[in-house]
RNA sequence: UAGAUCCUUCAGGGUAGGGUUAAUUUCCCCACCGGCGGUAUAGCCCGCGAGCCGAAAGGUAGAUCUGGUAAAAUUCCAGAGCCGACAGUAAAGUCUGGAUGAGAGAAGGAGAAC
Numbered sequence: 001u002a003g004a005u006c007c008u009u010c011a012g013g014g015u016a017g018g019g020u021u022a023a024u025u026u027c028c029c030c031a032c033c034g035g036c037g038g039u040a041u042a043g044c045c046c047g048c049g050a051g052c053c054g055a056a057a058g059g060u061a062g063a064u065c066u067g068g069u070a071a072a073a074u075u076c077c078a079g080a081g082c083c084g085a086c087a088g089u090a091a092a093g094u095c096u097g098g099a100u101g102a103g104a105g106a107a108g109g110a111g112a113a114c
Stems, first nucleotide, its partner, number of pairs: 005110006017029003031094002033084002035048004043082002051060003064080005086097003
């Protein structure tokens, strides 16, 4: 110089208000939320994780347009939209549960060969 490898910690938010009903934070009006990496700053561009199926290998897996600025933005600004695992329960992105779980990854520490 370099950083194999090892260790530690961290790593998901959200139904206010109203209506209907015997009963709904599940329906209706309305409200609210947005993991990680990449890239001009991204829930909806490209990937990853979680979730779901499977004994495993592996598979599956949602959603955006228009205009403006700019060298550059489906990321910013303006406007209008859209999406959200499984189980339970009056039908759930937001409640309860698997989960004091798992994890993309982030930060810090130790550090061999050469």
Model confidence (mean pLDDT): 85 of 100.
This is a predicted structure of a 114-nucleotide RNA (FMN riboswitch aptamer (RFN element)) from Clostridium estertheticum.
Rfam family: FMN riboswitch aptamer (RFN element). Its family is annotated with FMN binding in the Gene Ontology.
The same sequence occurs in records of 2 taxa.
RNAcentral holds the sequence, with entries from Rfam and Ribocentre.